[in-house]
C1' cells in the first nucleotide's frame, strides 16, 4: 500500500428504515443474627466520529478514526 470484519450501558451480546433491549455487574428494598444466595425494584446510551439520503436513520449510502484479519 490494497481488501474485508467489527465499533450498542462498566463487560458479554442482541437489534438489519417507525419508542434502544437482554445477561452478568452496580444501587435500593424484603428475606437472614450476619454474609452470601433467592425475590422485588431502580440506575446507567452523543448507538465510535463527521456528512449525506429519507417524513423518519443503531439500521441505507460516502468519508475519517479505533480494532482485527487477508493480500502484497
Nucleotide at each position: 500500500g490494497c481488501c474485508g470484519g467489527c465499533g450498542u450501558a462498566a463487560c458479554u451480546c442482541a437489534g438489519c428504515g417507525g419508542u434502544a433491549g437482554a445477561g452478568u455487574a452496580g444501587c435500593u428494598g424484603u428475606u437472614u443474627u450476619g454474609u452470601a444466595a433467592a425475590c422485588a425494584g431502580c440506575a446507567a446510551g452523543u448507538c465510535a466520529c463527521u456528512g449525506g439520503u429519507u417524513c423518519g436513520a443503531a439500521u441505507c449510502c460516502a468519508g475519517u478514526c479505533g480494532u482485527c484479519g487477508g493480500c502484497u
Molecule: transfer RNA
Organism: bacterium